Context: one part of a larger RNA
RNA sequence: CGCAGGAGACUUGCGGGGAGCUAUCCCCAGUACGAGAGGACCGGGAUGGACGAACCUCUAGUGUACCAGCUGUCCUGCCAAGGGCACGGCUGGGUAGCUAUGUUCGGACGGGAUAACCGCUGAAGGCAUCUAAGCGGGAAGCCCCCCCCAAGAUGAGGUCUCCCGGACCGCAAGGUCCCUGAAGGCCCCUCGAAGAUGACGAGGUUGAUAGGCUGGAGGUGUAAGCCCAGGAAUGGGUUCAGCUGACCAGUACUAAUCGGCCGUGCGG
Numbered sequence: 001c002g003c004a005g006g007a008g009a010c011u012u013g014c015g016g017g018g019a020g021c022u023a024u025c026c027c028c029a030g031u032a033c034g035a036g037a038g039g040a041c042c043g044g045g046a047u048g049g050a051c052g053a054a055c056c057u058c059u060a061g062u063g064u065a066c067c068a069g070c071u072g073u074c075c076u077g078c079c080a081a082g083g084g085c086a087c088g089g090c091u092g093g094g095u096a097g098c099u100a101u102g103u104u105c106g107g108a109c110g111g112g113a114u115a116a117c118c119g120c121u122g123a124a125g126g127c128a129u130c131u132a133a134g135c136g137g138g139a140a141g142c143c144c145c146c147c148c149c150a151a152g153a154u155g156a157g158g159u160c161u162c163c164c165g166g167a168c169c170g171c172a173a174g175g176u177c178c179c180u181g182a183a184g185g186c187c188c189c190u191c192g193a194a195g196a197u198g199a200c201g202a203g204g205u206u207g208a209u210a211g212g213c214u215g216g217a218g219g220u221g222u223a224a225g226c227c228c229a230g231g232a233a234u235g236g237g238u239u240c241a242g243c244u245g246a247c248c249a250g251u252a253c254u255a256a257u258c259g260g261c262c263g264u265g266c267g268g
Stems, first nucleotide, its partner, number of pairs: 001152001005163007015149004021049007033038001051106005059100004066093005071086006110144003117137004164267001165178005179265001184262004188204005209255003212251005218244003225238005
């Protein structure tokens, strides 16, 4: 820009993409078959491998905004307690998120048309012949079925809902004046399991969008101060304490203020 008014939703599926793998074991059955050795078709069930997708309950990583321990040094006057620097100073753990080595799921089932091939009926050609007319069966393959995208599918589809004037001229499309600026959208702002930016999604006081605060979960692992024991190092008590990022809630305390713009007027 188009999709013959504008808008918000929900859709159909032309077409395209993805997937498509396979092994072992058990039953049938030591049956059919076979002198024996051996050993099935058909059908049913179980467990795997590789591959793929999603996810984070578990397991395991990471987790430089969480917690603890430790060393050196400088500083907060000193003690104690802390802060800076030293690879994140070193070490031990670890929430969310992101992950695989972890978990769950997938290939299926079924239908249609076929290949090689197997047939029925059957002439040319009194026979024969699956083929010439006609009709069946038959693949991990093809088309559907499953998952994803999808109406710029210009062949531009469908459904629902919402919105929009008076006068005059004109057959109408349309034009002029006055009035109007709808439905809806955007800007802007608070944000996000969304994201390079756009976009997408949640919100903007009729508000839980983010921060804060409160409570909880989870993590660390029992803070500081004081008391007690000991000459002291240190230990014990208060104390499953204290601290705590992203997690889950609640709560308008803070910030989403106030606003602006686009879009018109019933549509050959």
Record summary:
The prediction has a mean pLDDT of 92. A computed fold for a 268-nucleotide part of an RNA from a Pseudomonadota bacterium, annotated as large-subunit ribosomal RNA, domain VI. It matches the Rfam family "Bacterial large subunit ribosomal RNA".